[in-house]
Predicted 3D model of a 513-nucleotide part of an RNA (small-subunit ribosomal RNA, 5' domain) from an uncultured Actinomycetota bacterium.
Context: one part of a larger RNA
RNA sequence: GGACGAACGCUGGCGGCGUGCUUAACACAUGCAAGUCGAACGAUGAAGCCUUCGGGUGGAUUAGUGGCGAACGGGUGAGUAACACGUGGGCAAUCUGCCCUGUACUUUGGGAUAAGCCUGGGAAACUGGGUCUAAUACCGGAUAUGACUCUUUGCCGCAUGGUGAGGGGUGGAAAGUUCCGGCGGUACGGGAUGAGCCCGCGGCCUAUCAGCUUGUUGGUGGGGUAAUGGCCUACCAAGGCGACGACGGGUAGCCGGCCUGAGAGGGUGACCGGCCACACUGGGACUGAGACACGGCCCAGACUCCUACGGGAGGCAGCAGUGGGGAAUAUUGCACAAUGGGCGCAAGCCUGAUGCAGCGACGCCGCGUGAGGGAUGACGGCCUUCGGGUUGUAAACCUCUUUCGCCAGGGACGAAGCGACUGGUUUUCUCAAUCGUGACGGUACCUGGAUAAGAAGCACCGGCUAACUACGUGCCAGCAGCCGCGGUAAUACGUAGGGUGCGAGCGUUGUCC
Numbered sequence: 001g002g003a004c005g006a007a008c009g010c011u012g013g014c015g016g017c018g019u020g021c022u023u024a025a026c027a028c029a030u031g032c033a034a035g036u037c038g039a040a041c042g043a044u045g046a047a048g049c050c051u052u053c054g055g056g057u058g059g060a061u062u063a064g065u066g067g068c069g070a071a072c073g074g075g076u077g078a079g080u081a082a083c084a085c086g087u088g089g090g091c092a093a094u095c096u097g098c099c100c101u102g103u104a105c106u107u108u109g110g111g112a113u114a115a116g117c118c119u120g121g122g123a124a125a126c127u128g129g130g131u132c133u134a135a136u137a138c139c140g141g142a143u144a145u146g147a148c149u150c151u152u153u154g155c156c157g158c159a160u161g162g163u164g165a166g167g168g169g170u171g172g173a174a175a176g177u178u179c180c181g182g183c184g185g186u187a188c189g190g191g192a193u194g195a196g197c198c199c200g201c202g203g204c205c206u207a208u209c210a211g212c213u214u215g216u217u218g219g220u221g222g223g224g225u226a227a228u229g230g231c232c233u234a235c236c237a238a239g240g241c242g243a244c245g246a247c248g249g250g251u252a253g254c255c256g257g258c259c260u261g262a263g264a265g266g267g268u269g270a271c272c273g274g275c276c277a278c279a280c281u282g283g284g285a286c287u288g289a290g291a292c293a294c295g296g297c298c299c300a301g302a303c304u305c306c307u308a309c310g311g312g313a314g315g316c317a318g319c320a321g322u323g324g325g326g327a328a329u330a331u332u333g334c335a336c337a338a339u340g341g342g343c344g345c346a347a348g349c350c351u352g353a354u355g356c357a358g359c360g361a362c363g364c365c366g367c368g369u370g371a372g373g374g375a376u377g378a379c380g381g382c383c384u385u386c387g388g389g390u391u392g393u394a395a396a397c398c399u400c401u402u403u404c405g406c407c408a409g410g411g412a413c414g415a416a417g418c419g420a421c422u423g424g425u426u427u428u429c430u431c432a433a434u435c436g437u438g439a440c441g442g443u444a445c446c447u448g449g450a451u452a453a454g455a456a457g458c459a460c461c462g463g464c465u466a467a468c469u470a471c472g473u474g475c476c477a478g479c480a481g482c483c484g485c486g487g488u489a490a491u492a493c494g495u496a497g498g499g500u501g502c503g504a505g506c507g508u509u510g511u512c513c
Stems, first nucleotide, its partner, number of pairs: 001513004006509005013367006019360002021325001026323003030320003035068003040065002043062001048057003075278003085202007094195002099191008107141004116131006147170010176183002204250003211241003216238008253275004257268004280301005303314004331357001333356003339353001340351004370400004380391004404454001406449005414440001417437004422432003457502005462483003468497005478485002
């Protein structure tokens, strides 16, 4: 000098864009943060309409069964020195819901069960029994390319091997709905996307850690997985790693980046993006294409709460918010209008993702606090050699302007789209016209009005280092980054006048280069 997720002191007009618990991965009141589908299913059945007053039609609505989603999105950085990450490869050792594409198929039966009704238990959470019923829920049969296995045979490679054709055997599929356009279902290929595993290389400190290791190192058989493998197991062998730093200890999420620097390098990993790990602490599996699952389940533990004492409930490192810790870090806001996501044919519903608003000079950038004229060089202040000098064109005064702010009027883009209706086509698709749809927001912006009117401070002035005098004080009070000032003439302390620097900021402290 530069930089900062900063803090502190004094001061503080406006706007834009960013950014804001670095500490206790401490504990959490309250609300919200993941639902959706009636075009899978039984049931319930409002308004309206018709009615012979019995009812019919109509379908809004939904608790339940079922499907998809809930593994995404959002948070945090505790753990981790590791194939966790970065980079480059490998899988002839792999999986992949929804999506795209191709081929073939979508056949025939059955028994339950929730909801409902009846009836119990319990303070509650919840739960038992009986009975009735449906499905794209569940379970059989048929058929079937393909799968597995045995066998004949062709081709190829990268070692295990891969791939094609024929035959035998084994055990395997489906679901309907409909507005008749569709939306679906099953099997097997290919693609895309996502994921899993393996390997080379790379990136902290410590030798006041020198030896470490028994599933350890390898083999065979078996198990397990989508898949290789001591991943697991039985047996066999005795290996494996290490001064090129094993093992141990300490610290730490990694990277793209960011800061600094001419570069080499050094430091760092906040915001944004990629990957990883975690979800009160520890362990475990279930479901599923995908989890060993933040707002799922089970067990144990600590803590908190309810209780009729028998038993139950909970997990903000989601968004707000509270207490606590701390030098220190914000609103219990608005909206799904846009972008994106889930479900749905769609309308639409949900979305603290997101878009916006609020608070903080926390940072960067921009603008303003007036402009021109004006000497009797006024008054006042300060200094003085008492002549004067300086503050100083500064003020007053005259002329002018009105940014920003204030008042008033007008007033958006973001709406591409989506929906309704009409028309062409008329089944869909599609095209055209009209109308509806904006949280931000009566905001930005534009126009008009009034008035210089509402808007300047902070640090420093001995040298380094731009800027000096007076008074007070008297090694006191104090200053100080270093050198050093202060003991009666202090440009170094305090105040004043003046000056210098920066300016809505200026200084101090901390950290890095």